[in-house]
The RNA shown here (c-di-GMP-I riboswitch aptamer) has 96 nucleotides and comes from a marine sediment metagenome.
The RNAcentral record of the sequence draws on MGnify.
Rfam family: c-di-GMP-I riboswitch aptamer. Rfam links the family to the GO term cyclic-di-GMP binding.

RNA sequence: GAUAACGGCAAACCUGGAGAGAUCCAGGGACGCAAAGCCACGGGCCCUCCCCCGCCGACACGCAGCAAAGGCGGAAAGGGCAGCCGGGCUACCGAA
Numbered sequence: 001g002a003u004a005a006c007g008g009c010a011a012a013c014c015u016g017g018a019g020a021g022a023u024c025c026a027g028g029g030a031c032g033c034a035a036a037g038c039c040a041c042g043g044g045c046c047c048u049c050c051c052c053c054g055c056c057g058a059c060a061c062g063c064a065g066c067a068a069a070g071g072c073g074g075a076a077a078g079g080g081c082a083g084c085c086g087g088g089c090u091a092c093c094g095a096a
Base pairs, nucleotide, nucleotide: 001093008033009032013028014027015026016025017024018023031083037089038088039087041086042085043084044081045080046079047078048077052074053073054072055071056070
């Protein structure tokens, strides 16, 4: 980075599989991509099974004192996105 050349990748969606989920893998499929190759280093976005905290459940029930399932929210921790941006590494061609 060119109406160049050889090519490459593959969005949405569909099918099957894994996962609580975000999402990932394989096949099909092409919206696009000059790094849409690889890497979670920085920013950002997405997910929430378990544990912790608060509220509701619960002025209820034959008695007394409770409590639980479940729901909502918060925090923490963990996970994910490289086709969100930046950064690092690698790579084909070779006009202006």